[in-house]
């Protein structure tokens, strides 16, 4: 130079002008024991990803009975680590592709048992015979010889051939595999270990109206039942009290397996210790709009050139929270490392 493997990072810069949600001062109203708690206004300050997605796999964190036994369903499967945990990562082995760097592998058990093996072949796991060989042999054919004849042939015998079948053997010949303790378990099984549900719309808390429920009191004296009457019980109105649950609110809610960074310690994924540091929290749901430069990439137009110019800007939008996997992306920068080709 050229073809390529594998990591890590970024995801326009800066500047300004409306706004929008959070959180703090401050000022104003209204409320409160009480800056106690609502709204307005003014300023500062924060404000989306590397996947925020898909919800596949794991764990927190809530409720069911602090989740145990057992069925039935999932799942994982070499051997070691690592982690809260995992089918994630890491290492080693082994297979298999690759010249290589590397990349793929659900990689445990085929004498418990059932299933299934495309094409091609006779036959695919019950046996089984297409071309061959041996052996036997129904069974026929010819030739000789004896008999007998109606001369057309029949019977017998002897020798020689042919050949169903029936036993054996394993040359050829398909196939990935041909009878051999054959493959396959990402076909059912078995064998070990793992999983309990359902999710923030989870939960908890505080609670109007209205219409039920309970309690107590008043009111009236209306039906029923007892009765001579009253009280009482039923039931009616009203009132005042409590309770459940519903529409609202509130918390959960972002300080956390949390990020940065320097040592140490392990090949490595990881882990410990020390310093910094706080980086959205909305909720029918904020994080947008526009403009000025500047830098990049791509298209286009002008120029002889430097260069000037016009239009474009990947994939996506937090919804309780971390590990991951997968998909989805214009452009850019970087590390290590491979082969090939030149030239010293």
């Nucleotide at each position: 130079g050229g073809a390529g493997u594998u990591g890590g990072c970024c995801a326009g810069g800066c500047a300004g002008u409306c706004g929008c949600u959070g959180u703090u001062u401050g000022g104003g109203c209204g409320u409160u024991c009480a800056c106690u708690c609502g709204c307005c206004c003014c300023a500062a300050u924060a404000g989306a990803g590397g996947a925020a997605a898909g919800u596949c796999c794991g764990g927190g964190c809530u409720c069911c009975a602090c989740a145990g036994g057992g069925u039935a369903g999932g799942g994982u499967g070499a051997c070691g680590g690592c982690u809260a945990a995992c089918g994630a990562c890491c290492g080693u082995c082994c297979g298999c592709c690759g010249c290589g760097a590397g990349g793929c592998g659900a990689g445990g058990a085929a004498c418990a048992g059932g299933g299934c093996c495309a094409c091609a072949g006779a036959g695919a796991c019950g046996a089984g015979u297409c071309c061959g060989c041996c052996g036997u042999a129904a069974u026929u054919c010819g030739u000789g010889c004896c008999a007998g004849u109606u001369c057309g042939c029949u019977g017998g015998u002897a020798c020689g051939g042919a050949a169903a079948g029936c036993g054996g053997c394993g040359g050829g010949g398909u196939g990935a595999a041909a009878c051999g303790c054959g493959g396959c378990a990402a076909c059912c099984u078995c064998c070990a270990c793992c999983c309990g549900g359902a999710g923030c719309a989870a939960c908890a808390c505080c609670a109007a109206a209205u219409a039920g429920g309970c309690a107590a009191g008043c009111u009236g004296u209306g039906a029923c039942g007892u009765g001579a009457c009253c009280c009482a019980c039923c039931g009616a109105g009203c009132u005042u009290g409590c309770g459940g649950g519903u529409a609202g609110g509130u918390g959960g809610c972002u300080a956390g397996a949390g990020c940065g960074u320097a040592c140490g310690g392990g090949u490595a994924a990881c882990c410990g210790u020390g310093c910094g540091u706080c980086g959205a929290g909305a909720g029918g749901a904020a994080u947008g709009a526009c403009u000025g430069u500047c830098a990049c990439g791509g298209c286009g137009g002008c120029g002889c050139a430097a260069g000037c110019u016009g239009c474009c800007g990947a994939c996506a939008g937090a919804a309780c929270c971390c590990g991951g996997c997968u998909u989805a992306u214009c452009g850019g920068c970087u590390g290590a490392c491979u082969c090939c080709c030149a030239c010293u």